[in-house]
Context: one part of a larger RNA
RNA sequence: UAUUUGAGAUCCAAGAAGUCGGGACAUUAUUAGUGCGGUGCGUGCGUGAGUAACGCAUGAGAACCUACCCUUGGGAGGGGGAACAACAGCUAGAAACGGCCGCUAAUACCCCAUAGGCUGAGGAGCAAAAGGAGGAAUUCGCGCGAGGAGGGCCUCACGUUUGAUUAGCUAGUUGGUGAGACAAUAGCUUACCAAGGCGAUAAUCAGUAGCUGAUCCAAGAGGAUGAUCAGCCACACUGGGAUUGAGACACGGCCCAAACUCCAAUGGGAGGCAGCAGUGUGGAAUUUUCCACAAUGGGCAAAAGCCUGACAGAGUAAUGCCGCGUGGAGGUAAAAGGCCUACGGGUCAUGAACUUCUUUUCCCGAAGAAGUAGCAAUGACGGUAUCUGGGAAAUAAGCAUCGGCUAAUUCUGUGCUAACACCCGCGGUAAUAUAGAGGAUGCAAGCGUUAUCC
Repeated sequence: UAUUUGAGAUCCAAGAAGUCGGGACAUUAUUAGUGCGGUGCGUGCGUGAGUAACGCAUGAGAACCUACCCUUGGGAGGGGGAACAACAGCUAGAAACGGCCGCUAAUACCCCAUAGGCUGAGGAGCAAAAGGAGGAAUUCGCGCGAGGAGGGCCUCACGUUUGAUUAGCUAGUUGGUGAGACAAUAGCUUACCAAGGCGAUAAUCAGUAGCUGAUCCAAGAGGAUGAUCAGCCACACUGGGAUUGAGACACGGCCCAAACUCCAAUGGGAGGCAGCAGUGUGGAAUUUUCCACAAUGGGCAAAAGCCUGACAGAGUAAUGCCGCGUGGAGGUAAAAGGCCUACGGGUCAUGAACUUCUUUUCCCGAAGAAGUAGCAAUGACGGUAUCUGGGAAAUAAGCAUCGGCUAAUUCUGUGCUAACACCCGCGGUAAUAUAGAGGAUGCAAGCGUUAUCC
């Protein structure tokens, strides 16, 4: 000094801070869902229909491609929106699936620049990129070139079943030139030209068959087979086709056609177990609609982690192989009983009973793994294996054969009947060969038959 500000006065709706509740907007974080973008789904799993073939096996070769991975040299500068989803609004359809309109981001898309690369051989021409996370250090990515590893394509030599009652086959067929296509060579395709090419060393045709390492048998030579495991090939309802992508002509992707099944509002749609279980059918015959990602392996992700019927496990089946048990020792009045008998007895037979011992196994209880990795956490199997205490001989033997081959015999029934039998053969009234019984022999949680291989 006080100009809406100091001081004072006056007024009522009674002022601030704080707390509680409600609402709107913005930003960030988290969670859930959806969409764009990236990667994988061409691995793995299944099957053997086709294939007599460079399909497979062995051995060589060159004109090629390769995402992720490893090594290495450079580089990521400047811009764009005309975009399209999600989203918002409207709308068609029974459904499947859509239509129209309006925004928007990016490691999505596009343009310019740059280039130890490519083309070319005279100047020259052509092709690239993307950022994210984090407080930061850093880290994960992006693009080009060169090399590698692993993978793939292609070519060749040789080998790879039966038939000659299949002897001729072939027209893009064989070769050349130009062009096209392909990652690349090539009749791979095409235009033109030539008339070649294959074949009794088996072409062509027909039958059969996935191939191999290996498996079985055998002293070996060799014969047979190609389950499980491993490598390669082919296939994914049947036939054909391409798209995407480093890689497919793609089992659980797309399109077309055919057959079949299902839904439907009759206009139209959906499907493909030779994935793991499971159902039906067929058959002489072949298992659980189990558990877990704990381990190993695979995919994605910066990681935590998520997915994984691969795999790891459990369940079922005497299907095989191996091991163990169903008790051990003693026990004659040689008990009862069966069978035989020459009526004296013999045999089943120390077999049983009985006495004593043990507890593999079994039952009940206590403890309880390894497999788990550099710290911590993490075990489906599994309270499993194992260990320990207790209990009672307690829970556990069949099948075939006995004429010869071939180990092992008597009685009764039957009477060329019923039957047996790989073969030889047996049976017609004394059957070691049929049936039953007693005994014996052989194998044994198995035994015998059938089928098949050597």

This is a predicted structure of a 454-nucleotide part of an RNA (small-subunit ribosomal RNA, 5' domain) from Metrosideros polymorpha var. glaberrima. Lineage of the source: Eukaryota > Embryophyta > Euphyllophyta > Myrtales > Metrosideros polymorpha. Its mean pLDDT, the model's own confidence on a scale to 100, is 83.